[in-house]
Bacterial RNase P class A from a Candidatus Polarisedimenticolia bacterium, 373 nucleotides, folded computationally. Model confidence (mean pLDDT): 76 of 100. NCBI's taxonomy places the organism under Bacteria, Pseudomonadati, Acidobacteriota, Candidatus Polarisedimenticolia. A source record names the gene rnpB. RNAcentral holds the sequence, with entries from ENA.

């Protein structure tokens, strides 16, 4: 000098004046007065798990969605700890959504001949089959028809490696090491796994499933605008009671008129739903501090203090002085001084657990690698 891997803090610090809010208290009850509390490590993304509430709910089944190595942890979780397996880095340590590609389908940029019911561009090859020169013949040679995937070359990726044999030339074609795939066994670990010998199979047809799928599990829906209570004014709904002089729609008596009666509308009163607006849900919780102990560790027993934001027309904030920290200007030879402007991401809205994004900075700890002493 580089690097990894964590914990804390994080209105820039301290003063002073003017508000805003929640609870408590006190009185002279006033939109007084006094105490005490008032944003976060992410309050955010709303991506997961749940608490709480209403709704549904006989049994399968389909579609969705969702998880997917193994062990513990947790109220749970897709999350959190150890481990396995692979892959990356000298190393510390970091990444994996980590069944299944030998069930089907579909992608595979460029490049390359091909990116897959595979394929011949260059090479090598010309045994076999056609045809043509020459040659007495045996042959040779040359062209087609074609063999090869061993070598080149292209690629992120092109059918297991070497080695002998075989072959025209070549290929697991055949054998030997090796490697894989399957089968049981031995030995180790709770498991995943691991290490052994041993059979067998030439060995399989590339990679891709946070691509459709397919296999196992698992999952019932809305969400504090949830959801419960109290409850105006206007209408409108039911029921009582009075009223019908007068106006009347309708009805009883009646074939009609007249004519009595009963009555919708009119007064009051009562009841029940909504809505406006108020109260709960709503802050004593998987809660927070520190001390102890188990335990590699997530975490988990225990003790003892503490109570710590609760707004809805959205509180938690303006304004300044002094000081620091950066940047910029100006003056100074210079040490300095003036001047101006910043001083991170962002902000609760039922509430925990968790993931992820977003973050100027400033303090602390352990680790590793290289150089030098």
């Nucleotide at each position: 000098g580089g690097a990894g891997c964590c914990g804390g803090u994080g209105a820039g610090g301290u003063g002073g004046c003017c508000g805003c809010u929640g609870c408590g208290g006190c009185c002279u009850c006033g939109u007084g007065c006094c105490g005490c509390g008032g944003a976060g490590g992410a309050a955010a993304g709303u991506c997961c798990g749940a608490a709480c509430u209403c709704c549904a709910c006989a049994g399968g089944g389909c579609a969705g969605c969702g998880u997917g190595c193994c062990g513990g942890g947790u109220a749970a979780c897709u999350c959190c700890c150890g481990g396995c397996g692979g892959g990356g880095g000298c190393a510390a340590c970091c990444c994996c959504a980590g069944g299944g590609a030998a069930a089907g389908u579909g992608c595979c940029a460029c490049a390359g001949a091909a990116a897959a019911c595979a394929a011949a561009c260059c090479u090598c090859c010309u045994a076999c089959c056609u045809c043509c020169g020459c040659u007495c013949a045996g042959g040779c040679g040359g062209a087609g028809c074609g063999g090869u995937a061993a070598g080149g070359g292209u690629g992120a990726a092109a059918u297991g490696u070497u080695g002998c044999g075989g072959u025209a030339a070549g290929a697991g074609c055949g054998c030997a090491c090796c490697g894989c795939g399957c089968c049981a066994c031995c030995g180790g670990g709770u498991a995943a796994c691991c290490g052994g010998g041993g059979g067998u199979g030439g060995c399989a047809g590339g990679g891709u499933a946070a691509a459709c799928c397919c296999c196992a599990c698992g999952c019932g829906g809305a969400g504090c605008a949830a959801g419960a209570c109290c409850a105006a004014a206007u209408a409108g709904g039911g029921g009582g009671g009075c009223g019908c002089c007068a106006c009347g729609a309708g009805g009883a008596c009646g074939g009609c008129c007249c004519g009595u009666c009963c009555c919708a509308g009119g007064c009051c009163c009562c009841c029940g739903g909504g809505u406006a607006g108020g109260u709960c849900g709503c802050a004593u919780g998987a809660g927070g501090a520190g001390g102890g102990g188990a335990g590699u560790g997530a975490u988990c027993c225990u003790c003892u203090c503490c109570c710590c934001a609760g707004a809805u027309g959205a509180a938690u904030g303006g304004c300044u002085g002094c000081c620091g920290c950066c940047a910029g200007g100006c003056c100074g030879c210079a040490a300095g001084g003036c001047c101006c402007g910043g001083c991170a991401c962002a902000g609760a809205a039922u509430u925990c657990g968790g993931c992820u994004u977003a973050c100027g900075g400033c303090c602390g700890g352990c680790u590793c690698c290289g150089a030098c002493a």